This is a predicted structure of a 682-nucleotide part of an RNA (large-subunit ribosomal RNA, domain II) from an Alphaproteobacteria bacterium. Its mean pLDDT, the model's own confidence on a scale to 100, is 83. Rfam family: Bacterial large subunit ribosomal RNA. Rfam links the family to the GO terms structural constituent of ribosome and ribosome.
[in-house]
Context: one part of a larger RNA
RNA sequence: GCUAGCGAGUUUAUGUGUGCUGCCUAUGGUUAAGCGAUUUUUCGCGGAGCCGGAGGGAAACCGAGUGUGAUAAGCGCGAUAGUAGUACGCAUAAGACCCGAAACCAGACGAGCUUACCUUGAGCAGGGUGAAUUAUACCGAAAGGUAUGAGGAGGCCCGAACCGGUAGGUAGUUCAACUCCUUCGGAUGACUUGAGGUAUGGAGUGAAAAGCUAAUCGAGUCUGGAAAUAGCUGGUUCUCUCCGAAAGAGUUUUUGGACUCGCGUCGAUAGUUCCCUGUGGGGGUAGAGCACUGGAAGGGUCAAAUAGGGAGAAAUCUCGUUGACCCUAUCAAACUCCGAAUACCACAGGUUAAGAUAUCGGCAGUCAGACUAUGAGGGCUAAGCUUCAUCAGUCAAAAGGGAAACAGCCCAGAUCUCAAAUUAAGGUCCCUAAAUCUAUGUUAAGUACAAGCAAGGAGGUGUAAUUUCUCAGACAAUAAGGAUGUUGGCUUAGAGGCAGCCAUCAUUUAAAGAAAGCGUAACAGCUCACUUAUCAAGAGAAUAUGCGCCGCAGAUAAUCGGGGUUAAACAUAGUACCGAAAUUGAGGGUGUGUCGUAAGACACGCGGUAGGAGAGCGUUGUGUAUGCGCCGAAGCUGAAGGGGUGACCCACAGUGGAGCGUACACAAGUGAGAAUGCUAGC
Numbered sequence: 001g002c003u004a005g006c007g008a009g010u011u012u013a014u015g016u017g018u019g020c021u022g023c024c025u026a027u028g029g030u031u032a033a034g035c036g037a038u039u040u041u042u043c044g045c046g047g048a049g050c051c052g053g054a055g056g057g058a059a060a061c062c063g064a065g066u067g068u069g070a071u072a073a074g075c076g077c078g079a080u081a082g083u084a085g086u087a088c089g090c091a092u093a094a095g096a097c098c099c100g101a102a103a104c105c106a107g108a109c110g111a112g113c114u115u116a117c118c119u120u121g122a123g124c125a126g127g128g129u130g131a132a133u134u135a136u137a138c139c140g141a142a143a144g145g146u147a148u149g150a151g152g153a154g155g156c157c158c159g160a161a162c163c164g165g166u167a168g169g170u171a172g173u174u175c176a177a178c179u180c181c182u183u184c185g186g187a188u189g190a191c192u193u194g195a196g197g198u199a200u201g202g203a204g205u206g207a208a209a210a211g212c213u214a215a216u217c218g219a220g221u222c223u224g225g226a227a228a229u230a231g232c233u234g235g236u237u238c239u240c241u242c243c244g245a246a247a248g249a250g251u252u253u254u255u256g257g258a259c260u261c262g263c264g265u266c267g268a269u270a271g272u273u274c275c276c277u278g279u280g281g282g283g284g285u286a287g288a289g290c291a292c293u294g295g296a297a298g299g300g301u302c303a304a305a306u307a308g309g310g311a312g313a314a315a316u317c318u319c320g321u322u323g324a325c326c327c328u329a330u331c332a333a334a335c336u337c338c339g340a341a342u343a344c345c346a347c348a349g350g351u352u353a354a355g356a357u358a359u360c361g362g363c364a365g366u367c368a369g370a371c372u373a374u375g376a377g378g379g380c381u382a383a384g385c386u387u388c389a390u391c392a393g394u395c396a397a398a399a400g401g402g403a404a405a406c407a408g409c410c411c412a413g414a415u416c417u418c419a420a421a422u423u424a425a426g427g428u429c430c431c432u433a434a435a436u437c438u439a440u441g442u443u444a445a446g447u448a449c450a451a452g453c454a455a456g457g458a459g460g461u462g463u464a465a466u467u468u469c470u471c472a473g474a475c476a477a478u479a480a481g482g483a484u485g486u487u488g489g490c491u492u493a494g495a496g497g498c499a500g501c502c503a504u505c506a507u508u509u510a511a512a513g514a515a516a517g518c519g520u521a522a523c524a525g526c527u528c529a530c531u532u533a534u535c536a537a538g539a540g541a542a543u544a545u546g547c548g549c550c551g552c553a554g555a556u557a558a559u560c561g562g563g564g565u566u567a568a569a570c571a572u573a574g575u576a577c578c579g580a581a582a583u584u585g586a587g588g589g590u591g592u593g594u595c596g597u598a599a600g601a602c603a604c605g606c607g608g609u610a611g612g613a614g615a616g617c618g619u620u621g622u623g624u625a626u627g628c629g630c631c632g633a634a635g636c637u638g639a640a641g642g643g644g645u646g647a648c649c650c651a652c653a654g655u656g657g658a659g660c661g662u663a664c665a666c667a668a669g670u671g672a673g674a675a676u677g678c679u680a681g682c
Base pairs, nucleotide, nucleotide: 001682002681003680004679005678006677011094012093013092014091015090016089017088018087019086020085021084022083023082028051029050030049034045035044036043037042055062056061065077066076067075068074097235098234100232104225105224106223107222108221109220115199116198117197118196119195120194121193122192123191124189126158127157128156129154133150134149135148136147137146138145139144162186163185164184167182168181169180201217203213204212205211238616239615240614241613242612243611249260250259251258252257262366263365264363265362266361267360268359269358270357272354273356275350276349277348278347279346280345281344287338288336289335293332294331295330297328298327299326300325301324302323303322304321306320308319309318310317311316369395370394371393372392373390374389375388376387377386378385400411401410402409415588416587417586418585420584421583422582426578427577428576429563430562431561435575437574438573439572440571441570442569448565449564456550457549460547461546462545463544464543466541467540468539469538477534478533479532480531481530483507484506485505488502489501490500513528516527517526518525589606590605591604592603593602594601595600617671619668620667621666622665623664624663625662626661627660628659635655636654637653638652641650642649643648
């Protein structure tokens, strides 16, 4: 891991609700303990007690009334159907649907492991070093010294046994729940070790690591309290039918839990109250505005013993400061002279008759919501961000078609069957069902073919409209001229159109600046403006807008879903077709309602998680009735037969070898695929 078996809402008591049954309509219903009888599971007795039969009031008390009250008023609460049992739902008390802690407490058992200590024993190859002491010799007055021997100290050195466990490897379903290999530390000592003994659970022991106390230690192990508790996680077993949520609010030592309300369902009651339309309301939002409150820009007027600066001898002038008013143009969630649409409230009318609405009662679940659209707060008008709002939509709890793929987007809500039809969104060259459709344009960038990417830049190109010049010749190009007073004056070493300052005239002209730009030390030189000729018909400026270009850098050739496309791109119009579980057609099933004696007919429905309600299938046993079976029961095997919407039921063949069905009731140890479930097998 698989297979098989086992495996989870039970039982008792009480309460409450619904259904059913008995008795009863007040001479109500019912017994408990106990006693008696008896075929051993019933019958009889037993009326204590309980519920009901009258309520109101704090009470006295009164009573179909009573309390309040001065009241004969008003108001509050009342003015008679139950009771016992039974099934089911739920609650409460219990282990209370099942499994699951870490822990807490009590009493025992442990020091044959390990820690420390006590008693008594044992062990330590070999080699090195050479302390004290001492012998001899020499020296010395002596103390003593030197040399050579003897000697053999040491938590001394090297290194086996022994004890350890440094580094690396090995192993890691192991040889081993800590090993093995190489390497390494101690190795006469605070050494190692045998045997016996002593000390223990909030206690021991500890050269102290919360180490160790039998593979168990920040409190051992075993048994018990004990099915501890678990607002937590996991699991919770057959079928079909009808309806179908919530992830809001308030409170909470409360925020992943509860309680009440909201929303679901079932029953009872009401019977259109719902909803829609119309009319009438109040409002201060969107917008707008500046009349108030404030903000903020420009201009003007006026005022102030108006801070301060400047000018002037002074008067004074000027720059500025503060404030008010006027004009122009403005801003506001906590501004409003104004002011919608919606929404809300009331009334009236009206079709629809929906699982509309309201009240009471039984049972719930829900209290982590998600995205999209719109209006807002926070944030950066960031987030697949966060917090609200809209009885918004979808998902959740919704399948189908589209968006390549894609809970929340677009279309559309699947009762079942059909190799029928029409459409929606979206599409129609091929992959791929359907137009290589029609008409008119645009784009040349593969822009684009889903959506989306800025400021800025540019003789890309289309359209619209404005304006200037132009056969009296425009624009461009080419040819020619572009002069004179004069080198204007000043300045300057120089300043001659062209460093700088001032002035910027006049003449000749077709035209030509006291010069727009290069250039020179200064001149010179080259252009320009301006003019003429040649040529020949359009040329220029600015505006709005469509589609494109650059701006624009990434990791597969890596993308429009792909191929690919100059339309199969974009824009505008049109026709046809495809396209879903939508709609329609044909035929079944079923729910609710209406009609109907019934059969049935008609109408409207039948996606669904949590959940509510209803109807069934199957398993084991009991009772009654009735059957089958050695001429073969149950069980098992055989994918393929028959029936049922389904749970499931019935045949047939083989096997098997002794019991087993059906109908109606009843009672449950009553249904497994999941619980890191339990047991066994493989």